[in-house]
């Protein structure tokens, strides 16, 4: 210098005028109340993703005596972090790259069931289509040795099919072959060593038994009540209705049951006050939090601890805007050769109960570490 890998930061700047919303203070009003509004001053006012609403929690209400189990759902190499997670960190194994580094639904197929399309002879108690080898009737040919053939048997070395065909390579062996025997590699179970573990290395053994699919059922381990801020809580009119107390009116009334009458009982009116529930309405929930920033310490790291410091949006038809000036990156054009002139005018996007993640979108700029190649010193 070129090519590449990983991580982090930023996300137009300054000023004037003028709005919107919230908080505090002052002041003036409205309402029966809960509470609300106007004016003035001071101060706060979008994001790294506020997004998708995918995962985990806080909070609230409902259900629930405790524990365990069943069903259902989820997670799935090992260890650690965390409030928790399907997230993050560090390892292991497998795959890719010259490397930095990147990717992986990565438990169990000797518990059981099921499936393996097409092709193919055979797809699971594996299999004989071609080929190879042995025997070989009848017939034909014949140089009389035999050859060809129906057919019987052996064979998984070779061909062919398939995603996959019962370990691979080589030597021996054999009629031809075959873990049939042997060496190396692979695989399996045993032991030893290292590691918390996943796992790695080694030894001796086994002749290979155990094809693949668990993203079909299933088995194993662990986790899991439900609904969600339109959750929910509080204050609380007018009218109607409910309960209580008292008064008044009449009612020798009406209704009901006791056969009927007498008689006794219950219910039935209105006014005032009080009580309680709901509705309209209002408020809270709602901004001090698993909080931000800085320093030190522990740890490879995720992260944790201690100390100091700061208070930082809170709307509900839903604020966070508009305009002017100065400057301005990308980009475009021309001249010209890495500068000048003119144009241009900033990506994705916009809180709604909150927090931790993941995923997706994103113009341009800046920084750090690392890898490879070339050149020079």
């Nucleotide at each position: 210098u070129c090519a590449g890998g990983c991580g982090g930061c930023u996300g137009g700047a300054c000023g004037g005028c003028u709005g919107c919303u919230c908080u505090u203070c002052a002041u003036c009003g409205g309402g029966u109340a809960a509470c609300c509004g106007g004016u003035g001053a001071a101060g706060g006012g979008a994001g790294g993703a506020a997004a998708g609403u995918c995962c985990g929690g806080g909070c609230u209400c409902c259900a629930u005596g405790a524990a365990a189990g069943c069903a259902c759902g989820g997670u799935g190499c090992c260890g650690g972090g965390u409030a928790a997670c399907g997230c993050c960190c560090g390892g292991c194994g497998g795959g890719g790259g010259u490397a930095a580094c990147c990717c992986c639904a990565g438990g169990g197929a000797a518990a059981g069931c099921g499936c393996c399309a097409c092709a193919g002879a055979a797809a699971g108690u594996a299999u004989a289509c071609c080929g190879c080898c042995c025997g070989g009737a009848c017939a034909u040919g014949u140089u009389c040795g035999c050859a060809u053939u129906a057919u019987g048997g052996g064979u998984a070395a070779g061909g062919g099919u398939g995603a996959a065909a019962g370990g691979g390579u080589g030597c021996g062996g054999u009629a031809a072959g075959a873990g049939c025997g042997c060496a190396c590699c692979g695989c399996g179970a045993u032991c030893c060593u290292g590691g918390c573990a996943a796992c790695a290395g080694g030894a001796a053994c086994g002749g290979c038994a155990u094809g693949g699919c668990a993203a079909g059922c299933c088995c194993c381990a662990c986790c899991g009540g439900g609904a969600g801020c339109a959750a929910a809580a509080c204050c609380a009119a007018a009218u109607a209705g409910g309960g209580g107390u008292g008064g008044c009116u009449u009612a020798u009334g009406g209704u009901c049951g006791g056969u009927u009458u007498u008689c006794a009982g219950a219910c039935u009116g209105u006014c005032a006050c009080c009580c309680g529930g709901g509705u309209c309405g209002g408020u809270u929930g709602c901004g001090c939090g698993a909080g931000g920033c800085g320093u030190u310490c522990a740890g490879c790291g995720a992260u944790g601890a201690a100390c100091g410091u700061c208070c930082c949006a809170g709307a509900u038809g839903a604020a966070u805007g508009g305009u002017c000036g100065u400057c301005g990156a990308a980009c475009c054009u021309g001249c010209a050769u890495u500068g000048c002139a003119g144009g241009g005018g900033a990506a994705c996007a916009g809180a709604a109960c909150c927090c931790g993640g993941c995923u997706u979108a994103c113009a341009g700029g800046c920084c750090g570490c690392c890898u490879g190649a070339c050149a020079c010193u």
Model confidence (mean pLDDT): 75 of 100. This is a predicted structure of a 377-nucleotide RNA (Bacterial RNase P class A) from Alphaproteobacteria bacterium HT1-32. The model forms 94% of the base pairs in the Rfam consensus. Lineage of the source: Bacteria > Pseudomonadati > Pseudomonadota > Alphaproteobacteria. RNAcentral holds the sequence, with entries from ENA and Rfam. The gene name in the source record is rnpB.